[in-house]
Context: one part of a larger RNA
RNA sequence: UUCGUGGUUAAGGAACUAGGCAAAUUAACCUUGUAACUUUGGAAGAAAGGGUGCCCCAUUAGGGGCCGCAGCGAAUCGAUCCAGGCGACUGUUUAUCAAAAACACAUGGCUCUGCUAAAUCGAAAGAUGAUGUAUAGGGUCUGACACCUGCCCGGUGCCGGAAGGUUAAGAGGAGGGGUUAGCUUUUGCGAAGCUCUGAAUUGAAGCCCCGGUAAACGGCGGCCGUAACUAUAACGGUCCUAAGGUAGCGAAAUUCCUUGUCGGGUAAGUUCCGACCUGCACGAAUGGUGUAACGAUCUGGAUGCUGUCUCAACCACGAGCUCG
Numbered sequence: 001u002u003c004g005u006g007g008u009u010a011a012g013g014a015a016c017u018a019g020g021c022a023a024a025u026u027a028a029c030c031u032u033g034u035a036a037c038u039u040u041g042g043a044a045g046a047a048a049g050g051g052u053g054c055c056c057c058a059u060u061a062g063g064g065g066c067c068g069c070a071g072c073g074a075a076u077c078g079a080u081c082c083a084g085g086c087g088a089c090u091g092u093u094u095a096u097c098a099a100a101a102a103c104a105c106a107u108g109g110c111u112c113u114g115c116u117a118a119a120u121c122g123a124a125a126g127a128u129g130a131u132g133u134a135u136a137g138g139g140u141c142u143g144a145c146a147c148c149u150g151c152c153c154g155g156u157g158c159c160g161g162a163a164g165g166u167u168a169a170g171a172g173g174a175g176g177g178g179u180u181a182g183c184u185u186u187u188g189c190g191a192a193g194c195u196c197u198g199a200a201u202u203g204a205a206g207c208c209c210c211g212g213u214a215a216a217c218g219g220c221g222g223c224c225g226u227a228a229c230u231a232u233a234a235c236g237g238u239c240c241u242a243a244g245g246u247a248g249c250g251a252a253a254u255u256c257c258u259u260g261u262c263g264g265g266u267a268a269g270u271u272c273c274g275a276c277c278u279g280c281a282c283g284a285a286u287g288g289u290g291u292a293a294c295g296a297u298c299u300g301g302a303u304g305c306u307g308u309c310u311c312a313a314c315c316a317c318g319a320g321c322u323c324g
Stems, first nucleotide, its partner, number of pairs: 001320009011310002015308001020305001028052005037042001039144001053066005079303007086295002091103002108141006119128003145290004150220003155217002157213005164208003170202002175197005182189002221239005248282001249279001260276005
């Protein structure tokens, strides 16, 4: 002199910083007391207070005495509160940069499967499913609970239908070619057999076609006009569509313009909370909206607390460097 680990600090107390990161505060036991909200279980150790010495007798319940602010109490041993987002919860995960709002989950739906089940592994034998039998098993989506889950089957998929159209191999074999006994002999014709082809006709599923199905994949409009101030448009017209987004929510984990506008909080707030709705580009099991409890989750605020900071200083131990 630098670093690491630990300790102390006047006044202030988050002014630090992306962010109270880190540190500090809180803390054990007894006792008083305890709100909103709530699924009545919780929330809750809520919060907020008070006490803790020594000796004796007793025995697990206490009783008595002493000390009188001096001491004693070993270490260990929650900071708390107010709001919002997401996910109900306990759980699981990227061994070695991510623990989460991701996965799972109980719940709900759709769908397949009648048993030699479906599904899966395997050229097969066989096995799992299952020594199970539709209150079972497989696939898929959703994700406790509460209130709900709208419209569209035109496209794609799936299911059902079988009249017609199309359609393979196969069946079929008209006709044609090659070869040559023979006949003509100049060209040619040419039976049978063998062989190469081959039309009509017949011919399943599928596709076309006809229906159904969205907790199947998915989708859920535009323009113009109109009310006795203005503005707006309950209303009307028109075009297109399979149908034109319902309830609820909404500058949102979704809002570009945008630090939207208004209100709250601050002296001052691109964040936050409550509203508005002009939703670039929310929306109903790709679930919608709420929600007590829970969370090493994310965001904002308050009290307390502090060397995070104003602004640094000192001490102990260890390691290095420099000088002697």

The part of an RNA shown here (large-subunit ribosomal RNA, domain IV) has 324 nucleotides and comes from a Bacteroidota bacterium. The coordinates come from a structure-prediction model, not an experiment, and the mean pLDDT is 83. Lineage of the source: Bacteria > Pseudomonadati > Bacteroidota.